The RNA shown here (small-subunit ribosomal RNA) has 1449 nucleotides and comes from an uncultured bacterium. Rfam family: Bacterial small subunit ribosomal RNA. Its mean pLDDT, the model's own confidence on a scale to 100, is 83. The sequence is in RNAcentral, with records from ENA.

């Protein structure tokens, strides 16, 4: 740092996915040891039990216990009083808020303990718990009466630098105001204890340390939450607080907050920081720190410096519990622990030794704060499970090509070591003088012995690491792509391997990779993605100079930035991890400056906008008149049988007079030529002509204004068509319908009609593929060509040059994935606005606005896939085009398809009808030949190392031959006969039998979708590569296209291209013809000869077998470019590839063949092997292929009668097989025949162990269909079809078939529209298994989530009202009432102050009632999604068979 995934390949967009880090985890599977941290993320659910806040006799009385020298000591604790329960410790419920973080601020504040200071404690009084007794009460707890004490509590009295008022001086401050003083006036303290270096007490000042309040800034999602607010907002007064302040009360005015997001809904503690990023960001807020909130829910105060108080009070509510039923008790989100919840989260330990915190003068007590131990691999660090030699490469597994290879120096075995363990010994730091829970721990030191200590995941690619067996679209795997349907490196299991390692892996979840929300750092022609299109508002942004100012901005300096964490540097525990010392910053803020650039002020300018003046051009608007063609009606004339109308018809019109055609008339809508990538407008848009009204523009010289500009969220104006309202209007055209056609159907398309509609007026929708699929401004950046408007100059007056403003085509820089755009940008840059963030679900569904409705506009989610998209390339397709070939059609000839049989295949059938081949390219195919055999099929009956091979081991010496039984045979019993060779003489060697036991044979079983090979097949069609250059980011392309030409990518000539190769052709065989060798079993012209070329003799001819020649567009003429080539001529035995054969590119078709062979892997093994008899393949309602024979006179029958070639026959040109139709000659005359022979009867012949199943062929007899064959469909372009015999092989026999041969021997081809098939070139595609492609929708099934629903269920919330507990405020306070006052000798009265009680208003819970709002059920319903093999249809993709798409109805 970057990979896999969309494609037949490519590049782009784009999503999904992986590797990496982390964690308060948690599941599976493993687990030595040791150190540091962490450990209820759920239910803020409920809690048993213990403890987690006391203490202080040096404040107080009185009790009680020990002791005792009776003097007292000690000590214990209920109770009064102080002081502390507001820290410590939990937890995150609520809270989007001055709550938190930052920075400030109080001239609006309070602070107990504690520090400094300065003053001061004088003198009185009266209660009360505690006790004690009496009563109530189940309790808890109370009541009354009576006794004491204090640092409890009350009066006085001293005071002021203190508070209140009055009056008043200086001084300072942005303001309220402050500080500093002066004078009067009025208030208000106190406490003792102890005998020690004393510790309290009171005031007041000032500190410090805590809190309190107030501001600026920052602090999460929704606009499908746009309005919210009544004490609200401000003001005056008073009230209350430590303070300011609507905090609270009166009055008074109506403010106040909000598009810089109120309000209201959701969700959440907040930060320091943690965890990821390179980094800017993003995500979290567990432990640690800081702040806050709560403390069963909910309210409220009291007590104090300090709480509205976790371990206090009091109401109210739920819950538990105790109850004697009358009432009472409780609050673990302190620490331990239990239920529960859950995937999940520890012990009801230890000790106050150390840090610390509370009471004490203290000694001490207290402390679940803390220290420490337990538990747990949760992290993170650290160590061990051994080390050194050891090759017969052991033994076992695994694999194998069976040779071996691997596990692997790994094991054994030798020698050694002590980390950790075990056992013993000694033994700490922490503790400044004592005091150690941890802990006899750490630690050393000795002994022991390799002895106790390795699993976990992966191994198709991404990604490090392959095998063999099992499994067979099953089991299963999967993070993505995808594996699995019988040879799975992907599933299980082994063996091997890779990786990490006391872990290891999966789950969850963050961050990164993701530049995939882009600030750094993205895009919008066509991948998503410019708003239909003006004006404009707020905003945002803005031309040139000058001063100024200092908000941004930049420098300098101060505070802040808690600690810990991070980072660097040292340093401590052996090391790390943990710890410690040190340095070290963004931000805030105060401040001093700078002034260039942004903003702000002022001041000026004229280019940028704008107005005036003088002139063009335009289908620009909207209003009124108005013209003429042309279709329809209508009236009349002429005129007749048709007339529309289509592929073709009909439906319609028309003898009631149509169409046609002449004149006139109606109306209505539309303007033809001009017209033109002409013109105008913002955009939709806009066309006959003529007036008047009007808006933009654009060109010129000029004067003028002075930046007035751009751009513009809401907001507002226009806005094609179709739609709607109301009222006209109505020729044509024409949704819905109507009818005719078409067709399987045709609610289409074609045709006859034909209403809304289309026209006009008014009002409304507001949306189109509203497209340049390109938002509006400016400003820069080669050029060439047209064409609209204006102006200048210059002549040659119609051209040339410049210049503004429009509009096009090309083309350089650029830019782009390409495609393409290029001054009218999609280039370079600025400024404003819309808009995207995978597909689908959806532009929907809820709401909200708008609308008469149609619906428009804002606009999700759940689910669901791994894509979906663009541009381009190669192909392969088109019911696209161009060219071209083919017996591809036409041209002709002969067939097949009707019969009869043969013969092969489907089907059927059967015990078995063995098996394969299947459209051309399976079907007289494999079979060059099924009575048995062949034979693989049935059925019966036998064999089991085997019908055959190899090795072992026994016996034998043979193998062989022959005859009897039995039987269906193989086979079984028996009988006769016969005795191998070599030798080194050893049963030593071959060699054969047979018979035992294993290994094995064996298989025409199964996979041609595991394979060789071998074929078919496009196609004997002209294609199909390559290398090097060059284009293209690439796939590719160029070469190979073009123009000509050929059978042929044949050859020529141009070309970014040049060569090259497999194909083409040639080279090869046979035939045509010539020459030359050879002449024997061939030949016979000449000479003899024979019955015969039989012989002699000859090789001239034929012939045979070699050899070589010729044919090359070579010559000529004509054409084509002077080419290649084509066209006609010559001469030639042959002419333009002479004929005809072999010959078959790269492929394609998972094309055949496992049954020829071969082979891999699976399957059988007394059988799925072998033997043997018989039977089957030869069956037959039918169907289809491919053939023979025919239907007859171009013919049949007799008769006659020449000439062939190939080939066979054990050698051989002898010889044999061996001849035929044609010709001649007679006959038959058109009939189911003298035609045709099927088919059956009878007799034979031949092969053969054997012709019944089931041969062949002869002869007598029988004599069926059949009279030239419907759709349809094959072959053949010359020695061809056609027609006619003829040999072969395999064969025991058996051919209408196969493969040769050879006889006679036609016809036609004008020409390429059309069928088909091919091939080159172009276009189109949504096809790539490639059109047999690919697809859409409704319907029927199944599942999923989702919207509507009568209505129901729960929450939150708000308004009205009712009720008003406990407080604390105000009143009242006839009851009660010590302390001080007055009065009284004195009981005792009366005052003050005070308490129950009462009474208001304020309130929590609770209650009616209504209205928002979330969020659960719901019969039913709506669409949508997903699902190998359902119905119907063909809609899209090609000109997709009617172009496709977009709004509307």
């Nucleotide at each position: 740092a970057g990979a896999g995934u969309u494609u037949g390949a490519u590049c782009c967009u784009g999503g999904c996915u992986c590797a990496g880090g982390a964690u308060g985890a948690a599941c599976g599977c493993u687990g030595g040891c040791g150190g540091c941290g962490u450990g209820c993320c759920u239910a803020a659910c409920a809690c048993a039990u213990g403890c987690a806040a006391g203490u202080c006799g040096a404040g107080c009385g009185a009790u009680c216990u020990u002791c005792u020298u009776c003097g007292g000591a000690a000590g214990a604790g209920a109770g009064c009083g102080g002081c502390g329960g507001a820290c410590g410790g939990g937890u995150g419920a609520g809270u989007a808020a001055c709550g938190c973080g930052u920075g400030g601020g109080u001239a609006a504040c309070c602070u107990g303990c504690c520090c400094u200071g300065u003053a001061c404690a004088c003198a009185c009084g009266g209660a009360u718990a505690a006790c004690a007794u009496a009563c109530c009460g189940a309790a808890a707890g109370g009541u009354a009466u009576g006794c004491u004490a204090a640092u409890a509590c009350g009066a006085g009295a001293u005071a002021a630098u203190a508070u209140g008022c009055u009056u008043u001086u200086a001084u300072c401050g942005c303001a309220u105001g402050g500080u500093a003083g002066a004078a009067g006036u009025a208030u208000c303290a106190a406490a003792g204890c102890u005998u020690u270096u004393g510790c309290g007490g009171u005031a007041c000042a000032g500190g410090a340390u805590g809190g309190a309040c107030c501001c600026g800034c920052g602090u999460c999602u929704g606009a499908u939450u746009a309005g919210c607010u009544a004490g609200u907002u401000g003001g005056u007064a008073a009230g209350g607080u430590a303070a300011c302040g609507g905090c609270u009360u009166a009055c008074c005015a109506a403010g106040g907050c909000g598009a810089c997001g109120a309000u209201c809904a959701g969700u959440a503690g907040c930060c320091g920081a943690c965890c990821u990023g390179a980094g800017a960001g993003g995500g979290u807020g567990a432990u640690c720190g800081g702040c806050c909130a709560c403390a069963u829910u909910g309210g409220a105060a009291c007590u104090g410096a300090g709480a509205c108080a976790c371990g206090g009070u009091c109401c109210a509510a739920a819950c538990u519990c105790c109850u004697a039923c009358g009432g009472g008790a409780g609050g673990c989100a302190g620490c331990a622990g239990u239920g529960g919840g859950g995937a999940a989260u520890a012990u009801u330990g230890c000790a106050c030794a150390a840090u610390g915190g509370g009471c004490g003068a203290a000694a001490g007590c207290c402390u679940g704060a803390u220290g420490c131990a337990g538990c747990a691999a949760c992290g993170c660090c650290g160590c061990g499970u051994g080390a050194g030699c050891g090759a017969u490469g052991a033994a076992g597994g695994c694999c194998u090509u069976c040779g071996g290879g691997u596990c692997g120096u790994a094991a054994a075995g030798c020698u050694c070591u002590g980390u950790c363990c075990u056992c013993a010994a000694g033994g700490a730091a922490g503790a400044u003088a004592a005091u150690g829970a941890c802990g006899g721990u750490a630690c050393u030191u000795g002994a022991g012995g390799a002895g106790g200590a390795a699993g976990c995941c992966c191994c198709g690619g991404c990604u490090a690491a392959c095998u063999a067996c099992g499994u067979g679209c099953c089991a299963g795997c999967a993070g993505c792509c995808g594996c699995g349907g019988u040879a799975a490196u992907a599933c299980g299991u082994a063996g091997g391997g890779g990786g990490c390692u006391a872990g290891c892996g999966u789950u969850a979840u963050c961050c990164g990779g993701a530049a995939u929300u882009a600030c750094u750092g993205g895009g919008c022609g066509u991948a998503a993605a410019g708003g239909g299109u003006g004006c404009g508002u707020a905003g945002g942004u803005g031309g040139u100079u000058u001063c100024u100012u200092a908000a941004g901005u930049c420098a300098g300096a101060g505070g802040u930035g808690a600690a810990a964490g991070g980072c660097u540097a040292c340093g401590g525990c052996u090391c790390a991890a943990c710890c410690g010392u040190a340095g070290u910053a963004a931000g805030c803020c105060u401040u001093u400056g700078a002034a260039a650039c942004u903003g702000g002020g002022a001041a000026a300018c004229u280019u940028g906008a704008g107005u005036g003046c003088a002139g063009g051009a335009g289908a620009g608007g909207a209003g009124a008149g108005u013209g003429g063609a042309a279709u329809u009606c209508c009236u009349a004339g002429u005129g007749u049988a048709g007339c529309g109308g289509u592929g073709a018809a009909a439906u319609g019109c028309g003898u009631a007079g149509a169409u046609a055609u002449u004149c006139g008339g109606a109306g209505g809508a539309a303007c033809a030529c001009c017209a033109g990538u002409g013109g105008c407008g913002a955009a939709g848009g806009c066309g006959g002509c003529u007036c008047a009204c009007u808006g933009g523009c654009u060109c010129g010289a000029u004067a003028c204004u002075g930046a007035c500009g751009c751009u513009g969220a809401g907001g507002u104006g226009c806005g094609a068509a179709a739609g709607c309202g109301u009222g006209g209007g109505g020729a044509g055209c024409a949704a819905a319908c109507a009818g005719g056609a078409u067709u399987a159907g045709a609610u289409a398309c074609c045709c006859u009609g034909g209403u809304a509609g289309u026209c006009c007026a008014c009002g409304c929708c507001g949306u189109a593929a509203a497209c340049g699929a390109u938002g509006a401004a400016u400003g820069c950046c080669a050029g060439a060509c047209g064409u609209c408007g204006g102006g200048c100059a210059g002549c040659a007056u119609g051209c040339u040059g410049u210049u503004c403003g429009g509009u096009g085509u090309c083309a350089c820089a650029c830019c782009u994935a390409a495609c393409g755009g290029a001054u009218u940008a999609a280039g370079c840059a600025u400024u404003c606005c819309g808009c995207c963030u995978g597909g689908g679900g959806a532009g929907u569904a809820c709401g909200g606005c708008c609308g008469c409705a149609a619906g428009g506009u804002u606009a999700a989610a759940a689910c669901u896939c791994a894509a979906a998209g663009g541009a381009a390339u190669u192909g392969a397709c088109g019911g696209g085009g161009g060219c071209c070939c083919g017996c591809a059609c036409a041209a002709g000839c002969g067939g097949u398809g009707g019969a009869g049989c043969a013969u092969g295949u489907g089907g059927u059938u059967u015990a078995a009808u063995u098996c394969g081949a299947a459209g051309c390219a399976a079907c007289g195919c494999g079979c060059a030949g099924a009575a048995c055999c062949u034979u693989a099929c049935c059925a019966a009956c036998c064999c089991u190392u085997g019908a055959c091979a190899u090795g072992g081991g026994u016996a034998u010496c043979g193998c062989g031959g022959c005859c009897u039984c039995a039987g269906a045979g193989a086979u079984g019993a028996g009988g006769c006969u016969u005795u191998c060779a070599g030798u080194u003489c050893g049963g030593c060697u071959g060699g054969a039998u047979a018979c035992c036991a294993c290994a094995c044979a064996g298989g025409u079983g199964c996979u041609g979708c595991a394979u060789g090979g071998c074929u078919g097949u496009c196609g004997u069609c002209a294609g199909c590569u390559c290398g090097u250059g060059u284009c293209g980011u690439g796939a590719g392309a160029u070469g190979u296209u073009c123009g000509g030409u050929u059978a042929a990518g044949u050859c020529c000539g141009g070309c970014a291209a040049c060569g090259a190769g497999c194909g083409c052709a040639a080279c090869c065989c046979a035939c045509a013809c010539u020459u030359u060798c050879a002449g024997u079993u061939g030949c016979c012209a000449u000479c003899a000869u024979u019955c015969a070329g039989u012989u002699g003799g000859g090789c001239a001819c034929u012939c045979u077998g070699g050899a070589a020649g010729a044919a090359c567009u070579g010559c000529c003429g004509g054409u084509g470019a002077u080419a290649a080539g084509c066209c006609g001529g010559a001469g030639g035995a042959a002419g333009g590839u002479g004929u005809g054969g072999a010959u078959g590119a790269c492929g394609u078709c998972a094309a055949g063949u496992c049954c020829u062979c071969a082979u891999g892997g699976c399957c059988c093994u007394u059988a799925c092997g072998g033997g043997u008899u018989g039977g089957g393949c030869u069956a037959c309602a039918c169907a289809c292929g491919u053939g023979c024979u025919a239907c007859a006179a171009u013919g049949g029958u007799g008769g006659u009668g020449a000439c062939a070639a190939u080939g066979g026959g054990u050698u051989a040109a002898u010889c044999c097989c061996c001849a035929a139709a044609a010709g001649c000659c007679a006959u038959c005359u058109c009939a189911g025949u003298u035609c045709g022979g099927a088919u059956u009867g009878g007799g034979g012949u031949c092969u053969g162990c054997a012709a019944c199943u089931c041969g062949a062929c002869c002869c007598c007899a029988u004599g069926a269909a059949g009279u030239c064959g419907g759709a349809a469909u094959c072959g053949c372009u010359a020695g061809u079809a056609a027609u006619c015999g003829c040999g072969u092989a395999a064969c025991a026999g058996c051919a209408u078939g196969a493969c040769g041969c050879g006889g006679u021997g036609a016809a036609u081809a004008c020409g390429u529209u059309c069928c088909c098939g091919g091939g080159c070139c172009u276009u189109g595609u949504a096809c790539a298994c490639a059109c047999c492609g690919c697809c859409c929708g409704u319907c029927a099934c199944a599942c999923c989530a989702u919207g509507g629903g009568a209505a129901u269920u729960g929450g939150g919330u708000c308004u009205a009202c009712c009720c008003g507990a406990c407080g604390a405020c105000g009143g009242u306070g006839c009851g009660c009432c010590a302390a001080c006052c007055u009065c009284g000798c004195a009981a005792g009265a009366g005052g003050a102050a005070g308490c129950a009680g009462c009474c208001g208003g304020c309130c929590a819970c609770g209650g009616u009632a209504g209205g928002c709002u979330c969020a659960g059920u719901g019969a039913c319903u709506g669409g949508g999604g997903u699902g190998a093999a359902g119905u119907c249809g063909u809609a899209a993709c090609a000109a997709g068979g009617u172009a496709a798409c977009c709004g509307u109805a």